[in-house]
RNA sequence: CAGAGUAGGGCCAGCGCGUUAAGUGCCGCAGGAUGGGAAGUUGCCUGCGGACGAAGCACAAUACUGUGCGCGGUGCUGUCCCGCGUCCGCUG
Numbered sequence: 001c002a003g004a005g006u007a008g009g010g011c012c013a014g015c016g017c018g019u020u021a022a023g024u025g026c027c028g029c030a031g032g033a034u035g036g037g038a039a040g041u042u043g044c045c046u047g048c049g050g051a052c053g054a055a056g057c058a059c060a061a062u063a064c065u066g067u068g069c070g071c072g073g074u075g076c077u078g079u080c081c082c083g084c085g086u087c088c089g090c091u092g
Base pairs, nucleotide, nucleotide: 001092002091003090008082009081010080012078013077014076015075016074017072018071019070026050027049028048029047030046031045032044036088037087038086040084056069057068058067059066060065
C1' cells in the first nucleotide's frame, strides 16, 4: 500500500402464511446480538404498549374444506450482487 471477512440489504427462485387480518411498516420504552478481538450506532433483532391499516375473485362441495388465479411494502431457505466508521489482529 492492497486484500479477505459481519449484522444486514436488493433481484430472482422454491416452499409456506394471511386475505373471517395475522404479518409488514410507524411511534414510545426496555433489552440483546453484531467482520478474527475490544468497545460501539444513526444500521439489525426481541419483548411490551400505542396509533394506523388492506384485494379479492372463480369453480366444486348446501358445511368443514379443496383447487386455481391474484393480493400483502407477508415468513423461511438458496444462488448472485452490495455490505462495519474507530483501535488491534490476519493475508500478500

Predicted 3D model of a 92-nucleotide RNA (THF (Tetrahydrofolate) riboswitch aptamer) from a mouse gut metagenome. The sequence is in RNAcentral, with records from MGnify. Model confidence (mean pLDDT): 85 of 100.